[in-house]
Source information
The RNA shown here (c-di-GMP-I-GGC riboswitch aptamer) has 85 nucleotides and comes from a Syntrophomonadaceae bacterium.

RNA sequence: ACCAACAAAGGCAAACCCGUUGAAAGGCGGGGACGCAAAACCAAGGGUCUAAGACUAUUUUAGUUAUGACAGCCGGUUACUGGGA
Numbered sequence: 001a002c003c004a005a006c007a008a009a010g011g012c013a014a015a016c017c018c019g020u021u022g023a024a025a026g027g028c029g030g031g032g033a034c035g036c037a038a039a040a041c042c043a044a045g046g047g048u049c050u051a052a053g054a055c056u057a058u059u060u061u062a063g064u065u066a067u068g069a070c071a072g073c074c075g076g077u078u079a080c081u082g083g084g085a
Base pairs, nucleotide, nucleotide: 002083003082004081011036012035016031017030018029019028020027021026034072040077041076042075045074046073047070048069049068053065054064055063056062057061
C1' cells in the first nucleotide's frame, strides 16, 4: 500500500424535545443516542432539499430558476488506533 474481526485510549452524535436564527430548506446552543473506523475536511463533480427574489403563464394561484442549503447519499482529500506485510 491494504484491511476494520477483536482490544484499549477515546472521539462524533440520528430521531425527538427546548431555546435561538432564517422567507424556506437549513444552521447554531443545550438535552438526548439511532448509529459511525473517517459521522474529520471539500458544495466550482454527480445527486437531493428549499424558492425569498427574478422570470413565465395566469389572475393571485401554478410552474421554472440558486445566488440559499445538505458532507450521516455517491464522490474527492487528509488522518488517529489496531491488524498486517
Model confidence (mean pLDDT): 82 of 100. Taxonomically the source falls in Syntrophomonadaceae (Bacteria, Bacillati, Bacillota, Eubacteriales).